Predicted 3D model of a 583-nucleotide part of an RNA (large-subunit ribosomal RNA, domain V) from a Pseudomonadota bacterium. Its Rfam family is "Bacterial large subunit ribosomal RNA". The full RNA is in RNAcentral, with records from ENA. The prediction has a mean pLDDT of 85. Taxonomically the source falls in Pseudomonadota (Bacteria, Pseudomonadati).

[in-house]
Context: one part of a larger RNA
RNA sequence: CCCGCCGCAAGACGGAAAGACCCCGUGAACCUUUACUACACCUUCACACUGGACUUUGAAACUGUCUGUGUAGGAUAGGUGGGAGGCUGUGAAGCGCGGACGCCAGUCCGCGUGGAGCCGUCCUUGAAAUACCACCCUGGCAGUUUCGAGGUUCUAACCUGGGCCCGUGAUCCGGGUCGGGGACAGUGUGUGGCGGGUAGUUUGACUGGGGCGGUCUCCUCCCAAAGCGUAACGGAGGAGCGCGAAGGUACCCUCAGCACGGUCGGAAAUCGUGCGUCGAGUGUAAUGGCAUAAGGGUGCCUGACUGCGAGACAGACAAGUCGAGCAGGGGCGAAAGCCGGUCAUAGUGAUCCGGUGGUUCUGUAUGGAAGGGCCAUCGCUCAACGGAUAAAAGGUACUCCGGGGAUAACAGGCUGAUACCGCCCAAGAGUUCAUAUCGACGGCGGUGUUUGGCACCUCGAUGUCGGCUCAUCACAUCCUGGGGCUGUAGCCGGUCCCAAGGGUAUGGCUGUUCGCCAUUUAAAGUGGUACGCGAGCUGGGUUCAGAACGUCGUGAGACAGUUCGGUCCCUAUCUGCGGUGGG
Repeated sequence: CCCGCCGCAAGACGGAAAGACCCCGUGAACCUUUACUACACCUUCACACUGGACUUUGAAACUGUCUGUGUAGGAUAGGUGGGAGGCUGUGAAGCGCGGACGCCAGUCCGCGUGGAGCCGUCCUUGAAAUACCACCCUGGCAGUUUCGAGGUUCUAACCUGGGCCCGUGAUCCGGGUCGGGGACAGUGUGUGGCGGGUAGUUUGACUGGGGCGGUCUCCUCCCAAAGCGUAACGGAGGAGCGCGAAGGUACCCUCAGCACGGUCGGAAAUCGUGCGUCGAGUGUAAUGGCAUAAGGGUGCCUGACUGCGAGACAGACAAGUCGAGCAGGGGCGAAAGCCGGUCAUAGUGAUCCGGUGGUUCUGUAUGGAAGGGCCAUCGCUCAACGGAUAAAAGGUACUCCGGGGAUAACAGGCUGAUACCGCCCAAGAGUUCAUAUCGACGGCGGUGUUUGGCACCUCGAUGUCGGCUCAUCACAUCCUGGGGCUGUAGCCGGUCCCAAGGGUAUGGCUGUUCGCCAUUUAAAGUGGUACGCGAGCUGGGUUCAGAACGUCGUGAGACAGUUCGGUCCCUAUCUGCGGUGGG
């Protein structure tokens, strides 16, 4: 060096299982509910099957009859019209009794008595006699008809897992009969309610993983790199309107501040003089403008017009923006002219569907109409603001599928804020004395052991804490060795330098690492090795399915809260390592 054999399991990010954790999918399934929407069930009412009688009561119509007092006035004048006469022995006035109404003054009716009168035009009044007749109004009574509502009752519909008889040798069914119930019940159609009992679904996105929080449209500034544009969960603020004057036009005016003067009167009120180019003001944020004013007033007005629009800006589209000029009919101005809102830039919502007004449009044989179109206008915090529907929340540790190392948890990597270690400066402490020792305020490094940041390999799997076993390395050295300084007398120490050869505890508690405690020791070192080591062991913890407590939740369920329980597979091909044999 080559070839075997027996072993060990450190590596082959070993094998097994298209990761169960995490995220994503306009994926799925179950479960919940005061998510949405249906449906069953239950229920309300109407009508039908569904009929008779009596009674109570409501509404309408008709007939009859009554009913009506603001004030002035013989008084309880409903309205209007006709009207000079009407009622009376088929019994007037008056009186007695009873009843109804009542704003208690009276009005009306019935019976009896009575026996021949009682009213009307008169004076007041807007209106004249209920003297008489007709039509009607308000409210009441009686009758009839119609339409209801309630109650009682009947039997003939309908019901009868009541008795008996028959089909019939039958606890079904049917027929008959007796009884019970009874127009109810029940059923059908329509309608309102209730309705996780059941079903189908929804339950947004961005995001230095996801969730929680925040945000989502528009305007202004910076970022933005001197054209435009330009991102971030970058830095700052605003809007979801207001105004019939705060709009148009003609004419006029000039601010803020400061100084001085001046009654109450002041730092600052109103007044005067001077300086004052813009520092004031501008409805509202900021920016850009504005004194020729776009700022402040006064007069007259309504252009805060109708029909258009050359040409541009901007722009993926759809939207958005500016606009001279022409026509109509106007406002202001002597005129030239200006005026199609507001100093400009925010003050907003596509389409569908529907409402309202208009209309020389259409009009299903024709004429109309309905409906539609066109013009104008209205209805969305459709704010997740280019708006999936008119209409929608949650749980899953019982879970599942498709995917992702496009994205988290372990480990590694990068970084090194944080951490640890060191150095510089030296205020100060150290009686005195910065530097024996300690060292503020600050500064500069190193390491890659902490907590993090990033999300680069790995989600067709890199097993995760602690213990056991077995280690190996670094040195910033715990012991043992050598030294310097000392605020080292000695014994003990302090601090620093050199040094990694060897060594570096047993118990109690806890799953613990750690820590505390007990007792030893020369000492009981600090770290790296996938927080070394599960194809070496364990499985107490964490981290599935069961169950309970506390808490949260209406609930399904949930909790770096607790508690009891809970399957750890692999016969070694290669590398590596140990032993052994042959050539």